Background: The RNA shown here (FMN riboswitch aptamer (RFN element)) has 119 nucleotides. Model confidence (mean pLDDT): 85 of 100. Its Rfam family is "FMN riboswitch aptamer (RFN element)". Its family is annotated with FMN binding in the Gene Ontology.
[in-house]
RNA sequence: AAACGUGCCCGGGGUCGGUGGAAAUCCGAACCGGCGGUAAAGCCCGCGAACCAGCCCAGCUGGCCGAACCGGUGAGAUUCCGGUGCCGACGGUCACAGUCCGGAUGGGAGAGCACGUGC
Numbered sequence: 001a002a003a004c005g006u007g008c009c010c011g012g013g014g015u016c017g018g019u020g021g022a023a024a025u026c027c028g029a030a031c032c033g034g035c036g037g038u039a040a041a042g043c044c045c046g047c048g049a050a051c052c053a054g055c056c057c058a059g060c061u062g063g064c065c066g067a068a069c070c071g072g073u074g075a076g077a078u079u080c081c082g083g084u085g086c087c088g089a090c091g092g093u094c095a096c097a098g099u100c101c102g103g104a105u106g107g108g109a110g111a112g113c114a115c116g117u118g119c
Stems, first nucleotide, its partner, number of pairs: 003117006010110001015029004030099002032088002034047004042086002051063005068084005090102003
């Protein structure tokens, strides 16, 4: 030093207009993008969350888990640059939700710091 242990801390963003009795849900336009890996990634690989099921139910195990192409530069990029696209849990709601309200002052991949073990 790697690795491991303990504690602490951090850990998700985004709306206007039109129609209408009623819509931040429809229509039009706009806007947003968790974590690790890799040439810098919402749409490449993996993970988390949500959702579903079971169980010995503060939880665990399993399942499920969206979406991209073209051109350029380069040793290397589905990551950068240019162009054009696409995707987005559950419950609620006078009317269908990525953007409103709620579970959630929650959980969390993981990031960092301190101390200890460690040749």